The RNA shown here (c-di-GMP-I riboswitch aptamer) has 92 nucleotides and comes from Salipaludibacillus daqingensis.
Its mean pLDDT, the model's own confidence on a scale to 100, is 82.
The source organism's lineage runs through Bacteria, Bacillati, Bacillota, Caryophanales and Salipaludibacillus.

[in-house]
RNA sequence: UACUAGUAAAGGCAAACUUGUUGAAAGACAAGGACGCAAAGCUAAGGGUCUAAGAGUCCAUAAUAGGGACUUAAGAUAGCCUGGCUGCCUAA
Numbered sequence: 001u002a003c004u005a006g007u008a009a010a011g012g013c014a015a016a017c018u019u020g021u022u023g024a025a026a027g028a029c030a031a032g033g034a035c036g037c038a039a040a041g042c043u044a045a046g047g048g049u050c051u052a053a054g055a056g057u058c059c060a061u062a063a064u065a066g067g068g069a070c071u072u073a074a075g076a077u078a079g080c081c082u083g084g085c086u087g088c089c090u091a092a
Stems, first nucleotide, its partner, number of pairs: 005090002012037002017032006035079001041085003045082003048077003054072006
C1' cells in the first nucleotide's frame, strides 16, 4: 500500500418516545433521547411496504352541494431487500 476483516482504541450515525414546525396523509425537519448500525453515507433504477390530496369507477342524493366504498403515486420509505456511486479508523 492492497485485500480480507471488525474482538481493541478514537471518532461517527441515531430507533421508539417527547416537544415544536411542516404536510391531505404517509412522512419530513429541528431539539432532546438511544433501540440499534461497519456504510444506519449518497442515490427511489427494480421489487416490497405505507399513504391517497388529486384523478377514475361506483353507491347514495332533488342536486353539479355535502357524504360513502373501491382503484390509482405523480407522494413517502435508503433504519425492508437488490442494484449504482462514494468513503473514516486500524488491534491482529